[in-house]
Context: one part of a larger RNA
Molecule: small-subunit ribosomal RNA, 3' major domain
Organism: uncultured bacterium
Formats: sequence, C1' cells, structure tokens
RNA sequence: UGACGGGGGCCCGCACAAGCGGUGGAGCAUGUGGUUUAAUUCGAAGCAACGCGAAGAACCUUACCAGAACUUGACAUCGUCUGAAUUACUCUUAAUCGAGGAAGCCUUUCGGGGCAGAUAGACAGGUGGUGCAUGGUUGUCGUCAGCUCGUGUCGUGAGAUGUUGGGUUAAGUCCCGCAACGAGCGCAACCCUUAUUGCUAGUUGCCAUCAUUAAGUUGGGCACUCUAGCAGAACUGCCCGGGUUAACCGGGAGGAAGGUGGGGAUGAUGUCAAGUCCUCAUGGCCCUUAUGUCCAGGGCUACACACGUGCUACAAUGGGCGAUACAAACCGUUGCCAAGCCGCGAGGUGGAGCAAAUCUCACAAAGUACGUCUCAGUUCAGAUUGAAGUCUGCAACUCGACUUCAUGAAGGCGGAAUCGCUAGUAAUCGCGGAUCAGCAUGCCGCGGUGAAUACGUUCUCGGGCCUUGUACA
Repeated sequence: UGACGGGGGCCCGCACAAGCGGUGGAGCAUGUGGUUUAAUUCGAAGCAACGCGAAGAACCUUACCAGAACUUGACAUCGUCUGAAUUACUCUUAAUCGAGGAAGCCUUUCGGGGCAGAUAGACAGGUGGUGCAUGGUUGUCGUCAGCUCGUGUCGUGAGAUGUUGGGUUAAGUCCCGCAACGAGCGCAACCCUUAUUGCUAGUUGCCAUCAUUAAGUUGGGCACUCUAGCAGAACUGCCCGGGUUAACCGGGAGGAAGGUGGGGAUGAUGUCAAGUCCUCAUGGCCCUUAUGUCCAGGGCUACACACGUGCUACAAUGGGCGAUACAAACCGUUGCCAAGCCGCGAGGUGGAGCAAAUCUCACAAAGUACGUCUCAGUUCAGAUUGAAGUCUGCAACUCGACUUCAUGAAGGCGGAAUCGCUAGUAAUCGCGGAUCAGCAUGCCGCGGUGAAUACGUUCUCGGGCCUUGUACA
C1' cells in the first nucleotide's frame, strides 16, 4: 500500500421487510449429470454451466460409430503432356467408387488463355492436442462510482498528499474548507425511442361539411386521425420555507410532461491464468495410403435414476355451445396468397391482387350479453394408446408436424427449501419475426386487460467511502 475480520461509523441495491405471482409435488417439453451403447461427436461447471454454443440433428448438417472406397487428394499455387468445354446412356454397387461404348470439338492478336484428364513432386488437408503460448471476441463484479497522471509539497524509502474533512447528490454530482494547483479515463450531457404542440406535405392514409354507395365505394376535401421531416417545449426557469448569503432539500403554481419525465444504446482502471484453438486468425506440437477425403447406413432422439429451465393442469374469478366488439408491430415473388367450390377437419382446388400505408398473411385473444354444466376425479384435466388421414420432402421405420374418431393416466394447489417483480410494472391474454423444405411449450419483439405493497434499515446477501486490528500478500 492492499486484502481480510462472526471490528466500528456512514450510505446504497427487489438485499431484507411489506405485498403479488411462481418453482420444489403431477404429466409432458427441453437441457445436463449418470448409466447404457459399435457410437450415443465436442464444448460450457457456484453466482457468471444446465430451453447454453444450437436463429431450428429424418438425409444433408455431422465433427461420432461399424462398413465400402480414394491417395497431389473434396479445395489452392506451380511443371510437363494430351484433349474443346461438356452432355446423355448402359452394366455393376446399398451408394460413392469402378467398367463400357456414344454424341460432341471453345476462344485467340496464333505466343497463348479458360476448362478437363494423365503424370512428377513441392505441397494441400486436419471440427487433431494445447484458451496455462496467443490475437480477436464474450461473460462477471457493475452502469458499481470509481481508476489515474503532470507539477509542487512531505517522507531515507515503499509511498503519502491531491482523491481526506463539513454538507449534498443517482453520481469523485456540486458547494465550502484544506499544501496543494491543475488535468485525463469514467459520471452527466451530446445519440435513438416514447409522451405534447406548431409548421410543411396529403397518397396507398383520413372523412367534419355536400352528393353518392352494400362498403371512404366514388366525386369532392386535407379540417380531424395518421404518416414523416423540420422546429418549439423542462431549465430548479418562477413562488414559499429550510440551509452557511452556498451546493442543495421540502412544498406549490403553471404545464402534455417536474426536478435524470419513461425506456434504450453507451460498460473506466482492473478482477476471475473466467469462456472460446469447434466462428475466424495464429505460435510451437502431432497425423500424412491417414487423425486427410468420399459414400450409403446407423448414432447425436438410448433410459433404472438425479438435477436445472419451461409448458399444461388440478377447476365455477371455471369448462363447453353458438352470437358479438376493440390492437400493435412485423414479414411477403423459389414469396404472401383473396373470393368461390370440395372436405367434419388438417387440407385440397381455384386463381384475383400484391415487389405492398394500396394486395395478402389476418378471425386477434382474454372481453361483452344470453342460456347450459352444479362441486364430482366431473361436461375438470389432458398424458398414453388404437385406427383412419393431411402436408412437407428423393425419403417421415429408427426419428417430423398437424387433423379426425375412439381411449381418458397422474393430478384435489404441492415438505424442507427457493425464485421473479416497485407501474402501464407483476399477473394474465393473444399476435408477429429470425432460423426454416418441414418441425417452437424455446428465443427475440408487439400490443390488449391491468393490480397489491414499501412502516422501515435491526437482521440475510452484494456493493461504495472513512477508520481500526492483523503471525496474510
């Protein structure tokens, strides 16, 4: 100087408390451990691994396994020789491989070039090992308020001071004081979005007035909504009180918004030899007729069990039937797919429109009003299983999703323990997107309905500052 303390003081955080809803019990989905296996590829490991890499394993992916093949190689550059490139076809094989014959004859400045084959080696290749050799990148403490430097001063020195103190703040934020005076990286602001207004613009959007229609459908209009560009608006600016005449704090007015208005992006010096050599790059090591390459099949989907994360329930604030209302955001030409028709349905047919404020996906659902069920393992719940189908795709056996009929398991609110959340939040309801041929209870977004509680900081956890002790560094 740090680190640590079941030392002290001050302060903060859904940290506790106050509340609301869960997890832990059930079934299923998914990840992991374990076990099994020819293989169940590999990585991730307290918080910060475990719906994680994987924004999507039937083949491919694929790295794994057993089998069948290749050896200058699937891919790159270079030498020599030959040939247009290339395209069907036949045999064989599980398939690649292999064998056969056929068609065909590029361009040119005539040197050659492109492409293919043969051959020789230099080399290629490696998702092989090392993240404890590395770059890059990411997590975490933590959006916590800290981390430093120059000069000066003090100290033999390590270092100290500044950065401590008194107030204050979300903040090393600001004020005052002070052997310090200044400065840098952080904080804040500048950026995006949302809430409000004006101006400009008025189609594909909108419709108050006039006409018209089944319909903003059409004429007309751009007031309104909305769209998207510019500008305004919030600054403790004003008032009262407190405070050291300060910083600032409490209350109030006006205002769409009030004291950082809400949300996001933004992550200092460093810590964990944290993660990643399987994104990529890369040192040295290893393999080189194989640890490389290709093919078809299997596996990654196994199942006594254990854990994590979720979905669906256990019902009446509910289930079922028909009727009826209101979104936002996003995607669409190898695409989204309307009307009509067929099918109980998944879907099929059909073909209009749309490269989209125009057309489409697309009926939002919870909600509302009526009637029904009457507390049951039920008209709850839907696992499992049987049968018949639909769709995608060379191909749904291992191993896809969905539909219909039948079947109708556990489950009556969950022990110890434990998680999230402070407002348009929790809870609850549906909608969209990426990946994607197909496959979503996951992930990322969007809106609808919309709470309860916070006395307080004694205690638990984590963090910041000062101080004290130390046989620790």